[in-house]
Molecule: c-di-GMP-I riboswitch aptamer
Organism: Candidatus Bipolaricaulota bacterium
């Protein structure tokens, strides 16, 4: 000085669970709460995964279905703190 890397200070987030509120649900916001995290910032763009209201089959149990969601499930993309080895 550095896209790599990841000791250490600083300062960040925040998983289970919880209580309130929203949704058909999955999930999601906000509160306490730490399991973790160096991109656990952003973005559903590709791939997995959840869900199944609408729409279809079905005599029926029930099965398909994203136009719902997940970026803390991988990889794109964009962007960023600190500074030893």
């Nucleotide at each position: 000085u550095a896209c790599c890397c990841g000791a250490a200070c600083a300062g960040g987030c925040a998983a289970a669970c919880u209580u309130g509120g929203c949704g058909a649900a999955a999930g999601c916001c906000a509160g306490g709460g730490a399991c973790g995290c160096a991109a656990a910032a952003u973005u559903a763009c590709g791939g997995g995964c959840c869900u199944a209201a609408u729409g279809g089959a079905g005599a029926g149990a029930u099965c398909c279905u994203a136009u719902g969601g997940u970026c803390g499930c991988c990889g794109g993309a964009u962007u960023g703190c600190c500074g030893a080895a």